[in-house]
Context: one part of a larger RNA
RNA sequence: AGCAUAGAGUGGAUGCCUUGGCAUCAGCAGCCGAAGAAGGGCGUGGCAAGACUGCGAAAAGCCUCAGUAUGCUGUCUAGCUAGCUUAACUGGGGAUUCCCGAAUGGGGCAACCCGCUUGGGUGAAACCCGAGCACUCGCGAAAGCGAGGGAGAACUGGGUGAACUGAAACAUCUAAGUAACCCGAGGAAGAGAAAUCAACCGAGAUUCCCUGAGUAGUGGCGAACGAAAGGGGAACAGCCCAAACCAAGAUAGCUAAGUGGACUUAGAGCCUAAGCUAUUUUGGGGUUGCAAGACGCAAGGGGCAGAUUCUAAGGUCUGCCGCAGAGUGACAAAACUUUUCCUUAGUCAAAUGCUUCUGGAACGGGCAACCAUAGAAGGUGAUAGUCCGGUAGACGAAAAGGAAAAGUCUCUGCUUGUGUUCUUGAGUACCACGGGACACGUGGAAUCCUGUGGGAAGCUGGGGGGACCAUCCUCCAAGGCUAAAUACUGCUGAUGACCGAUAGUGAACCAGUACCGUGAGGGAAAGGUGAAAAGCACCCCGGGAGGGGAGUGAAAUAGAAUCUGAAACCCUAUGCUU
Numbered sequence: 001a002g003c004a005u006a007g008a009g010u011g012g013a014u015g016c017c018u019u020g021g022c023a024u025c026a027g028c029a030g031c032c033g034a035a036g037a038a039g040g041g042c043g044u045g046g047c048a049a050g051a052c053u054g055c056g057a058a059a060a061g062c063c064u065c066a067g068u069a070u071g072c073u074g075u076c077u078a079g080c081u082a083g084c085u086u087a088a089c090u091g092g093g094g095a096u097u098c099c100c101g102a103a104u105g106g107g108g109c110a111a112c113c114c115g116c117u118u119g120g121g122u123g124a125a126a127c128c129c130g131a132g133c134a135c136u137c138g139c140g141a142a143a144g145c146g147a148g149g150g151a152g153a154a155c156u157g158g159g160u161g162a163a164c165u166g167a168a169a170c171a172u173c174u175a176a177g178u179a180a181c182c183c184g185a186g187g188a189a190g191a192g193a194a195a196u197c198a199a200c201c202g203a204g205a206u207u208c209c210c211u212g213a214g215u216a217g218u219g220g221c222g223a224a225c226g227a228a229a230g231g232g233g234a235a236c237a238g239c240c241c242a243a244a245c246c247a248a249g250a251u252a253g254c255u256a257a258g259u260g261g262a263c264u265u266a267g268a269g270c271c272u273a274a275g276c277u278a279u280u281u282u283g284g285g286g287u288u289g290c291a292a293g294a295c296g297c298a299a300g301g302g303g304c305a306g307a308u309u310c311u312a313a314g315g316u317c318u319g320c321c322g323c324a325g326a327g328u329g330a331c332a333a334a335a336c337u338u339u340u341c342c343u344u345a346g347u348c349a350a351a352u353g354c355u356u357c358u359g360g361a362a363c364g365g366g367c368a369a370c371c372a373u374a375g376a377a378g379g380u381g382a383u384a385g386u387c388c389g390g391u392a393g394a395c396g397a398a399a400a401g402g403a404a405a406a407g408u409c410u411c412u413g414c415u416u417g418u419g420u421u422c423u424u425g426a427g428u429a430c431c432a433c434g435g436g437a438c439a440c441g442u443g444g445a446a447u448c449c450u451g452u453g454g455g456a457a458g459c460u461g462g463g464g465g466g467a468c469c470a471u472c473c474u475c476c477a478a479g480g481c482u483a484a485a486u487a488c489u490g491c492u493g494a495u496g497a498c499c500g501a502u503a504g505u506g507a508a509c510c511a512g513u514a515c516c517g518u519g520a521g522g523g524a525a526a527g528g529u530g531a532a533a534a535g536c537a538c539c540c541c542g543g544g545a546g547g548g549g550a551g552u553g554a555a556a557u558a559g560a561a562u563c564u565g566a567a568a569c570c571c572u573a574u575g576c577u578u
Stems, first nucleotide, its partner, number of pairs: 001577007009569001015563001016528002020499002022496009032150001039100003042056003046080002050076003062094006071084003105114003115133007135148005155186001156184005166173001170220001196203002207234005217225002238481003241425001245284010260271002263314006289459001291424004295419006302321007323413005335408010346395003352368003356365002369386002371375001378388002430454008440466001461476005515522002535562001538549004
């Protein structure tokens, strides 16, 4: 020096564990903000220096109403002191809520500085306390009143809009209308009640899922892109204006009538507007494509009262009653009552023993029982249906919020036939040129959008059916609203051929922390004594660190650098070889 065996050290793999994650499903919820948010700074405790949590000068809290309860004064963090126990704790409602921050009296290097007006302490000042003082938009003569601003992880509508990349190069193309930026909104958003599809049969708003189908197609026919109808499901809900016409009001103009008007007829009386025309406002009316509506005419249809210049007859209108229908979640809108249910605290809840064995400990073995609408899972000194807390099952709310039903209440109500009458969304449809969207790259290119120019019909009308024409079928544009099924997130619950500390979130631990960077930003490591601290009194060596006894404990090679404790690596002892 090597090898072997044994024993120490170092180190922290492995095993076991889990307080933390991940994913799916179900239920519920989805904002907040000038009444000052989100997010922060600084404070706040009897002993309180630091940190977390809570709170705000009323500061680990105040008031009130419920629940629960014999203990309590949060955690790292033990103890003392002083208290409370009508407490503490849990939940509903309320009060307070410094400074910064949209930040809003002015300024500013956020958490700071400096004001003005006015009320009070005051009779007057300093000083203190309270209130007000930003900008933009709308309304208003003004005074002033109302609204906005900011934030938000994802989801969502719109505007602007890449490149790397792929095409084995690259330009059309692709990536992709993606990323990014901007604007807007909501708990969802958007879409939505056919100028839709279909195919000569028919369907009947939108949205989402499965299929149709990687099909039909598009495509330097390369790379690649990629439908729809139809079928099956989820969920279902339909409506309102503009116009014609009627009435009333306003403005302007016209008109002296034997002829216009006040509902008609007859008579009486009236108007220079109480007439006519135009524009406009409000109310009624009306909303459609087998066309519908208005208006006129004809026929039919509850009761009572009133009005319509006066009288008579007829007609019309209004109100009430009755009848019928509908309703506040779009379709008109406000509130209240009753009942039931849900959420935000909780409550009750069955049944086992042996001193028999092992052991430190029984939840294990043995013997003998019991409950079960409860043998889910967890804890307890090892493996517990019957020890604990739970579980099945059964109950519970003063207050706040929500849902449903009923009612009060509110709203609505002619039908049929007919017509040489009127209305039915115009710089629109459509065309040309230039672009964009459609799975569809200009193509035979329909359809949709529109920058420029041109520019209809109007119901005997108009659009579509993939150039275009005819026939046929189908629908009614140029106005608007609309729940649900869908997307995403949070909370609660359940589940897992999901992870188990180099895994699973970056983060099981005081983590978006320490640390790095001027900054945008980047971004860790780090879990385990024991059943219980019973965390080693006392003695000895040592300056200490550390160690040896003693003691605790089942165990101390479980001693805090703490479960297990592999390997590399460093040693000791013994043997063998050289």
Record summary: RNAcentral holds the full RNA, with entries from ENA. A computed fold for a 578-nucleotide part of an RNA from a Dehalococcoidia bacterium, annotated as large-subunit ribosomal RNA, domain I. Rfam family: Bacterial large subunit ribosomal RNA. Its family is annotated with structural constituent of ribosome and ribosome in the Gene Ontology. Model confidence (mean pLDDT): 81 of 100.